[in-house]
Record summary: Transfer RNA from a Promethearchaeota archaeon, 73 nucleotides, folded computationally.
Formats: sequence, C1' cells, structure tokens
RNA sequence: GGGAUCGUGGUCUAGUGGUAAUGACGCCUGCCUGACAUGCAGGAGGUCGGGUGUUCAAUUCACCCCGGUCCCA
Repeated sequence: GGGAUCGUGGUCUAGUGGUAAUGACGCCUGCCUGACAUGCAGGAGGUCGGGUGUUCAAUUCACCCCGGUCCCA
C1' cells in the first nucleotide's frame, strides 16, 4: 500500500430499514439477615466510533475518515 471483518451503557452482547435499542455481569436503592453473602423488587447509566449521502423513516443501506483483528505484498 491492497483486501476481508468488526466498532451498540463501565464490560460482554442481541437487534440488521418502521412506535419504546435486548439481555447478562457490574453499579445504586429497598426488602431479607445480628451482619455479610445468596435471593427478591425497583432504578440510574447509550450522540448505536465520527461525518456526508440515500429514504417518508437509518443502529441497520452507500461513500469517506478514525480505531481493533486477520490475510496478501
């Protein structure tokens, strides 16, 4: 330099054009306990990597850029 693939709450992840972006772990509050842990209930936390375009509508499609991984040279 060329190609493939991925980027979604703190971490991992589902969703792949259509109301309200899913779950797990973690975190916070309450219940429970003498206390802790487990368990139960609730809650906070997301510019869906950035930008432009296509569309009535984009996390999803196209292009450019940034970053990770792999392959070729």
Its Rfam family is "tRNA". The family's RNA type in Rfam is transfer RNA. Its mean pLDDT, the model's own confidence on a scale to 100, is 82.